Transfer RNA from a Microcaldota archaeon, 72 nucleotides, folded computationally. Model confidence (mean pLDDT): 83 of 100. The RNAcentral record of the sequence draws on ENA. Its Rfam family is "tRNA". Rfam classes the family as a transfer RNA.
RNA sequence: GGGCCCGUGGUCUAUUGGUAUGACGUCACGCUUACAACGUGAAGACAGGCGGUCCGAUUCCGCCCGGGCCCA
Numbered sequence: 001g002g003g004c005c006c007g008u009g010g011u012c013u014a015u016u017g018g019u020a021u022g023a024c025g026u027c028a029c030g031c032u033u034a035c036a037a038c039g040u041g042a043a044g045a046c047a048g049g050c051g052g053u054c055c056g057a058u059u060c061c062g063c064c065c066g067g068g069c070c071c072a
Base pairs, nucleotide, nucleotide: 001071002070003069004068005067006066007065010024011023012022018055026042027041028040029039030038048064049063050062051061052060
């Protein structure tokens, strides 16, 4: 320098155009003498950044940033 893949709540993850799913974790309550486990409920991401296409984009396109792999 070239090519390919990836980038979603604290962590992992689903979602190949229609106001983002689940698990763990966190918080509250219940249970317990208490803790853990368990049960119920709640908060928490508008999706790496910018721009474009579209009525509408996490999802398509371009550039950039970051990570990984391969080639030179």